A computed fold for a 324-nucleotide part of an RNA from Euglenaria clavata, annotated as large-subunit ribosomal RNA, domain IV. The RNAcentral record of the full RNA draws on ENA. Taxonomically the source falls in Euglenaria (Eukaryota, Euglenozoa, Euglenophyceae, Euglenales).
Context: one part of a larger RNA
RNA sequence: CUCUUUCUAAGGAACUCGGCAAAAUAACUCUGUAACUUAGGGAGAAAGAGUACCUCUUAUAGAGGUCGCAGUGACCAGACCCAAGCGACUGUUUACCAAAAACACAGGUCUCCGCUAAGUUGAAAAACGAUGUAUGGGGGCUGACGCCUGCCCAGUGCCGGAAGGUUAAAGAAAUUGGUUAGCGUAAGCGAAGCUGGUGACUGAAGCCCUGGUGAACGGCGGCCGUAACUAUAACGGUUCUAAGGUAGCGAAAUUCCUUGUCGGGUAAGUUCCGACCUGCACGAAAGGCGUAACGAUUUGGGUACUGUCUCAGAAAGAGACUCG
Numbered sequence: 001c002u003c004u005u006u007c008u009a010a011g012g013a014a015c016u017c018g019g020c021a022a023a024a025u026a027a028c029u030c031u032g033u034a035a036c037u038u039a040g041g042g043a044g045a046a047a048g049a050g051u052a053c054c055u056c057u058u059a060u061a062g063a064g065g066u067c068g069c070a071g072u073g074a075c076c077a078g079a080c081c082c083a084a085g086c087g088a089c090u091g092u093u094u095a096c097c098a099a100a101a102a103c104a105c106a107g108g109u110c111u112c113c114g115c116u117a118a119g120u121u122g123a124a125a126a127a128c129g130a131u132g133u134a135u136g137g138g139g140g141c142u143g144a145c146g147c148c149u150g151c152c153c154a155g156u157g158c159c160g161g162a163a164g165g166u167u168a169a170a171g172a173a174a175u176u177g178g179u180u181a182g183c184g185u186a187a188g189c190g191a192a193g194c195u196g197g198u199g200a201c202u203g204a205a206g207c208c209c210u211g212g213u214g215a216a217c218g219g220c221g222g223c224c225g226u227a228a229c230u231a232u233a234a235c236g237g238u239u240c241u242a243a244g245g246u247a248g249c250g251a252a253a254u255u256c257c258u259u260g261u262c263g264g265g266u267a268a269g270u271u272c273c274g275a276c277c278u279g280c281a282c283g284a285a286a287g288g289c290g291u292a293a294c295g296a297u298u299u300g301g302g303u304a305c306u307g308u309c310u311c312a313g314a315a316a317g318a319g320a321c322u323c324g
Base pairs, nucleotide, nucleotide: 001319002318003317004316005315006314007313008312010310011309014308019305027051028050029049030048031047036041038144052066053065054064055063056062067071079303080302081301082300083299084298085297086295087294091103092102107142108141109140110139111138112137113136119128120127121126145290146289147288148287150220151219152218155217156216157213158212159211160210161209164208165207166206170202171201174198175197176196177195178194179193182189183188221239222238223237224236225235248282249279260276261275262274263273264272
C1' cells in the first nucleotide's frame, strides 16, 4: 500500500449524478395514532412508557424491598414522514449487463361462429377446438374502480342491397378459310363430312353503383377586421373541408424557443411542487381525467442517523515484503 472488520474530537450530507455505502430503527406488553378512503384500510401510522432480582401474596395482577452506567443487559429482530409521476392490485419477463412505467390481469367493448361450428395443425387420413354448444368457443382493442368517451362515412376496410353498366370459362345464330366426291376443254366452281378463324346473343361472383358502419384503418383548418385609455376579442367578414379538437388536462414520461412567467420551498433551486396557457407537436378504449390501497418503480423535500464528507487518525486480522 490492498482487502475484511472495529473505533473516533467538533461538525452532521458540507460528499455525491444521487445519502451510493455505512450508521440509525428493531423483540414483547401497554398507551396513543392524522390527512385521505373503495369504510376494508391507511396502521406496527406517527409519537410515547415499561421490561432485572428478592420477599409477601388472593400468584401472568398487586404491595414492599435490593443492585448496576446500563435489566428484550450478549446474539437475533421495521428507520420514519411529506409531496408528485407511472402502473389499480397479487403476479410475469430479457437463464448469463435491463424487473420496469414493459407483459399479464379481473373488468369493458367490437367482431366471427348454430355444431360435420368458427378457428388452428396437416397435400391427406385425421387431430385440437370439445366428450364443449352462444351464461360456449375463436380473434382484435382497452385494462380495477369513479366521472366520462364529442364531431367526421369524403378516402380505405367491413356489412347490406340489387334496378342498371362492365365481365370469365362455357354455349352459340351467322359468317369466313383449308381439304375434296363431283362438274368443267381449261381457268376454275364446289355438296356432305372433317378441320381452322371471326362471332351477334346468353352468361356468376367481383368492380362500377347505392345505403350503413368509428370501443373499424383513420381524420378533427386558414386569413382579415372589430369594444369610449391600452390590450384583448364575446362579435363580424371571407375562404377551404368529410368534419374542423367537444369535455377534461396542459412547459406534461409530450414544450423546440426554455433555466417560459408568477408563486412556494432554499442564504442561494436548469431539478421539485402549485398556477398561467403562447398545446413547435395533449385529448377522449393506440382511451381522457381523477383515484384509496399496493410497488426491491421514478422524482423532489424533511426528521433521525452517521467517517459520505470537512480531513484524516488509530487498532485487529489476511495479503503484499524478507528468510526458508